[in-house]
RNA sequence: GCCUUCUUAGUUCAAUGGUAGAACAGCGGUAUCGUAAACCGCGGAUGACAGUCCGAUUCUGUCAGAAGGCU
Numbered sequence: 001g002c003c004u005u006c007u008u009a010g011u012u013c014a015a016u017g018g019u020a021g022a023a024c025a026g027c028g029g030u031a032u033c034g035u036a037a038a039c040c041g042c043g044g045a046u047g048a049c050a051g052u053c054c055g056a057u058u059c060u061g062u063c064a065g066a067a068g069g070c071u
Stems, first nucleotide, its partner, number of pairs: 001070007010024004018054001026042005047063005
């Protein structure tokens, strides 16, 4: 220098154009003499900017970052 893949919650991952979910973690509560486990509930995210579309996490472009490959 070129090519490919990836970027969603604090972490690990879903969601193939139509209300963004789960687990763990966090917070509150129930229960207990008390703690933990357990049970109930709550908050929290689509890397940035544009484009297409009635509608974009999803499709397209550029940029940023990460990983791998070729030279």
Predicted 3D model of a 71-nucleotide RNA (transfer RNA) from a Candidatus Woesebacteria bacterium. The sequence is in RNAcentral, with records from ENA. Rfam family: tRNA. The source organism's lineage runs through Bacteria, Bacteria candidate phyla and Candidatus Woeseibacteriota.